[in-house]
RNA sequence: AACGGAGAGUUCGAUCCUGGCUCAGGACGAACGCUGGCGGCGCGCCUAACACAUGCAAGUCGAGCGGUGACCAGCCCCUCGGGGCUGCGAUCAGCGGCGAACGGGUGAGUAACGCGUGGGCGACCUGCCCCCCUCACGGGAAUAGCCCGGGGAAACCCGGGGUAAUGCCCGAUGCCCCCGGGAGAGCGCAUGCCCUCCCGGGGAAAGCCCAGGCGGAGGGGGAUGGGCCCGCGUCCCAUCAGCUAGACGGCGGGGUGACGGCCCACCGUGGCGACAACGGGUAGCCGGGCUGAGAGGCCGGACGGCCACAUUGGGACUGAGACACGGCCCAGACUCCUACGGGAGGCAGCAGUGGGGAAUAUUGCGCAAUGGGGGAAACCCUGACGCAGCGACGCCGCGUGCGGGACGAAGGCCCUCGGGUCGUAAACCGCUUUCGGCGGGGACGAAGUUGACUGUACCCGCAGAAGAAGCCCCGGCUAACUACGUGCCAGCAGCCGCGGUAAUACGUAGGGGGCGAGCGUUGUCCGGAUUCAUUGGGCGUAAAGCGCGCGUAGGCGGCCCGGAAAGUCGGCGGUCCAAACCCGGGGCCCAACCCCGGGGCGCCGCCGAUACUUCCGGGCUCGAGUCCCGCAGGGGAUGGCGGAACUCCCGGUGUAGCGGUGGAAUGCGCAGAUAUCGGGAGGAACACCGGUGGCGAAGGCGGCCAUCUGGGCGGGCACUGACGCUGAGGCGCGAGAGCCGGGGGAGCGAACAGGAUUAGAUACCCUGGUAGUCCCGGCCGUAAACGAUGGGCGCUAGGUGUGGGGGGCAACACCCCCCGUGCCGAAGCCAACGCAUUAAGCGCCCCGCCUGGGGAGUACGGCCGCAAGGCUAAAACUCAAAGGAAUUGACGGGGGCCCGCACAAGCAGCGGAGCAUGUGGCUUAAUUCGAAGCAACGCGAAGCCGCCGCGUGUUGCCAUCAGGCUAUGCUGGGCACCCGCGCGGGACCGCCGGCGUCAAGCCGGAGGAGGGUGGGGACGACGUCAAGUCAUCAUGCCCCUCACGGCCGGGGCCGCACACGUGCUACAAUGGCCGGCACAGCGGGCUGCGACGCCGCGAGGCGGAGCGAAUCCCACAAAGCCGGCCCCAGUUCGGACCGGGGGCUGCAACCCGCCCCCGCGAAGCCGGAGUUGCUAGUAAUCGCGGAUCAGCACGCCGCGGUGAAUGCGUUCCCGGGCCUUGUACACACCGCCCGUCACACCACCCGAGUCGUCUUCACCCGAAGUCGCCGGCCCAACCCGCAAGGGGGGGAGGCGCCGAAGGUGAGGGGGGCGAGGGGGGUGAAGUCGUAACAAGGUAGCCGUACCGGAAGGUGCGGCUGGAUCACCUCCUUU
Repeated sequence: AACGGAGAGUUCGAUCCUGGCUCAGGACGAACGCUGGCGGCGCGCCUAACACAUGCAAGUCGAGCGGUGACCAGCCCCUCGGGGCUGCGAUCAGCGGCGAACGGGUGAGUAACGCGUGGGCGACCUGCCCCCCUCACGGGAAUAGCCCGGGGAAACCCGGGGUAAUGCCCGAUGCCCCCGGGAGAGCGCAUGCCCUCCCGGGGAAAGCCCAGGCGGAGGGGGAUGGGCCCGCGUCCCAUCAGCUAGACGGCGGGGUGACGGCCCACCGUGGCGACAACGGGUAGCCGGGCUGAGAGGCCGGACGGCCACAUUGGGACUGAGACACGGCCCAGACUCCUACGGGAGGCAGCAGUGGGGAAUAUUGCGCAAUGGGGGAAACCCUGACGCAGCGACGCCGCGUGCGGGACGAAGGCCCUCGGGUCGUAAACCGCUUUCGGCGGGGACGAAGUUGACUGUACCCGCAGAAGAAGCCCCGGCUAACUACGUGCCAGCAGCCGCGGUAAUACGUAGGGGGCGAGCGUUGUCCGGAUUCAUUGGGCGUAAAGCGCGCGUAGGCGGCCCGGAAAGUCGGCGGUCCAAACCCGGGGCCCAACCCCGGGGCGCCGCCGAUACUUCCGGGCUCGAGUCCCGCAGGGGAUGGCGGAACUCCCGGUGUAGCGGUGGAAUGCGCAGAUAUCGGGAGGAACACCGGUGGCGAAGGCGGCCAUCUGGGCGGGCACUGACGCUGAGGCGCGAGAGCCGGGGGAGCGAACAGGAUUAGAUACCCUGGUAGUCCCGGCCGUAAACGAUGGGCGCUAGGUGUGGGGGGCAACACCCCCCGUGCCGAAGCCAACGCAUUAAGCGCCCCGCCUGGGGAGUACGGCCGCAAGGCUAAAACUCAAAGGAAUUGACGGGGGCCCGCACAAGCAGCGGAGCAUGUGGCUUAAUUCGAAGCAACGCGAAGCCGCCGCGUGUUGCCAUCAGGCUAUGCUGGGCACCCGCGCGGGACCGCCGGCGUCAAGCCGGAGGAGGGUGGGGACGACGUCAAGUCAUCAUGCCCCUCACGGCCGGGGCCGCACACGUGCUACAAUGGCCGGCACAGCGGGCUGCGACGCCGCGAGGCGGAGCGAAUCCCACAAAGCCGGCCCCAGUUCGGACCGGGGGCUGCAACCCGCCCCCGCGAAGCCGGAGUUGCUAGUAAUCGCGGAUCAGCACGCCGCGGUGAAUGCGUUCCCGGGCCUUGUACACACCGCCCGUCACACCACCCGAGUCGUCUUCACCCGAAGUCGCCGGCCCAACCCGCAAGGGGGGGAGGCGCCGAAGGUGAGGGGGGCGAGGGGGGUGAAGUCGUAACAAGGUAGCCGUACCGGAAGGUGCGGCUGGAUCACCUCCUUU
């Protein structure tokens, strides 16, 4: 010395960045809601410059004048009621003087010398006040008041008579002043200024009171106040770009206090403007106030300065001063009075009223103080002012009590019922009395006899905790949580967002947090916002580089010397009024508030400094340019030439097709196509070379030759001597499409037509085909015109290709220098991706551009264009985001690798039949409920609860052993795997290092046999499907309680025109039937399995041995084998359905059980689209057992018997794993998302017009009034004159110029309404399609053109911000 800078929420699944929105702070002339005890100091119509009732706000002087003359005094008269005179004199109107131009109000107008600041006047004025000098002599005529008369409703007015002055006039004098002329001295910034003297002309005055003053006139000076001029500063719009006729200047004049085009005549044609004129919008300006770290931003209420205005517009008069708030004239609007003839009025003074409005006060007291006017003074006047009243409107201060008090009362709220909390809080005990209340005393403000405030401040006393607390909030930001109610309702909300049954987010309560006579809300400003960035931002992909060049203004500019001193720096001076602010001090108890002292930025002047910038002069060569010698090149323009291909035409050969596609068709062809050969014509484009190679500023440029022409590079270093860089406007160039006129037209080919595809196909594919594509001339001026990267200069590691030139060397090579063009990389930069001497690095200069998304590159306006359209370019409204990069997933009709009965190969099925069973549907009094793609559908359904016992299975760590399944490499395959080398592959929890932000995550390393989930076999946890189950159980909430509980009987769950799933049995001869013979395993069995025997055709019955079971029983296994019959038939197949008769279980077989016998014998002759299982003891086929169970099994869970076929392979379908890629997906493709149409609402644009408003121009009319002219009518002063009269001068009046309002016509700006039209935005689950995002299923996008319900499609040119595969080239690593 310095006192000073905080952030948070919200885009995502997550991350970083960009970016907007929002919040926390402060402030207010506030308002609103709830609440409200006291005091001090302030403040209080922000809206209608809307209209105003009533009162007051500017008068005063009798010592300027003439009058009036109450009261009092004296005198006189008196019919005593009174009258007259004189003096004093309140008072009143008038003449006269000063004041009324101050003070007070308001902010309409004004973007201006209006204001601020600093200067100038040699171009000016200044009453009252101060100083100095000089003077005041002599006259005159009127006129108000008053009296008389008259007009008028009134306001007022007219005539006659008489009168005064500090009113008016004339004359004299003139220190001196003014005008004209002359002489001289001095000075300055041009016009000029000043001094002295002389001559000529002109010019003064007032008295009063009364003895001391107040005044009067002229002149000089001062002070104060003002006028004019100038530099600088002073809002927004360029969608206002050109403006201007007194306009700019000159000469002369008028006018003014004064300069001036201020005004006029004439002359000239100028003047202003991108450093923003002109126009439009808005606004009084400043000292200052609020905010901010500051820079800055916003504001101009109170107080102070200036300006402007005074009902609107115009005008002058008076005056020192006005174009005059409470003066005048005129015009307009409005209000009031009126006797209709005329008059009156102007609160933006103080109060007050109505009105407007969210909103802003008393018709108070006083001149006591301060200040002002008048007066000699007393004094008068003063709504200036001093006070009081109203209003928590603001700031500041104070109080509503203090201490004690539990076992923690009652009560409230919560509760896990134990308790917790409100809570020492209350009660209760003790104490105190501020403020307020009551009583008493009682100031300062005043110098003197004067105090509105005011009996106020203050002091003393008394009573009594007594009279005095609310408001907002409690999801995050943001400090503070529970209960109940509500149930996407009611509601909340500043942003994110809460509410759809258990809400800390709504409402209430309890509790808590914050502030407190306040607390919240709303509005506005600044802050946070470095979010307009000077301090202090950006532009490759987030918003943002003009498509490119030439160049004007402007900005910026190399080295050296000298000079100047504008910028710059220093010192001094002036100014920066006061108040405010800061510092120090002081006064009200403190504070707010007030007082005193000190302090600065800016501007001006003087002196000084000279490094840098600037200016002037001189020089230099490295910047820039010129010259000379070379070089490369699709640089440009014009003319000519060439071959290949193509199409057409002619001719030959030749025959049945060609063409085209995914496949086709349209089309062409026996009138001879296609193919092929020869000849001819035409137009367009130039294969190979050819390359991330060259040239050009960009667009762009490609056969060959010639002519003309621009630029670049290298080398030389002769010349000029900073001549440079950039570049607002401007000008030019500018792919393709498109337009106009004229040519040309082979191929291609928008539109169009046809054929296909498709649900449709206004497309993708095909066949045709017009504009167009080409040339000439003229327009257009756009693009993904891109490196999405403006230009210039300098600086900051390299490596490696390549084009051009030069040098060393000359040798293909190699090295060095310059210029160009690529790649990879250092530092550095970046949000990341990436950039990196061709920067996106480090600096300087200049230009352009950006400031949330949508609306919208749109509307309107302007400019350009023939049009299409281009350039410039908003707002309303709406959203809480829109975005960039990267990450992890998921997904792809992306890619690579690889699995799985996934396909393929094969076997057997299902889908057809009948039946069983489950489901849907339908039906029903009820057909209970649940399960719903895979992963519901022979699924819950193989009953439930309790107790006891037994058994079985499984599980941690360590060591060892054994067994098993893959993956991976080598191989044709296998075994084996000892050593070496190489390549490739190969991974749990963790550790270390690096990158990244410290993140998501990524990379590397060590250890180790093995790293980023190896698989399989398992097990577990965390998750996913908000999977299933409230009908196993458990459970919150809701609901029912002689029922929605419980019991009983009966019925239903079995209903049947149908549909589907899963099965069984079949359709037969690899079979059926009959007879004989053979071989299992798993299991079960005591209210059980039940042998042998007997009865019955049989189911079964009688009977009961044995067995709690390796013992007995169920229990004959069946297919099979042997023999026989059937003979291809709806059958000796098949067994449904039905009839009859029986058996068993059970209380009971009607609905609704199983079995047996006899009879009946249906559909069905191998199953459409489609679909299932299975890779070996598997499929298929055959029987057996068990659970449930009184009984009932085609289902389920198990068991064994017989016992195949096929697998080339991984292209394809389905599912999945790893890597990679794209993504606009992340409730993750069952995603996202586009446009038309329909409906509702909102704002906007256009719109025949219409309504009012502002403004401009031309013309008409023309008030008041100034000025000019006239002035025959009128006139006291002065002059002549005895007078009459005349003169001079003036006036009424008239005319003229100008001139407000008004009128007519035309134009411009902005606004309201507007049938209808147009697009846009928003809205719940509407309609049509599927354009985009994954190669989005035709890559997308840009410009343009045409077409189409719509997204959109197609043509032409362009871009990569396109996936994928292959190839080529280059680079890097090992």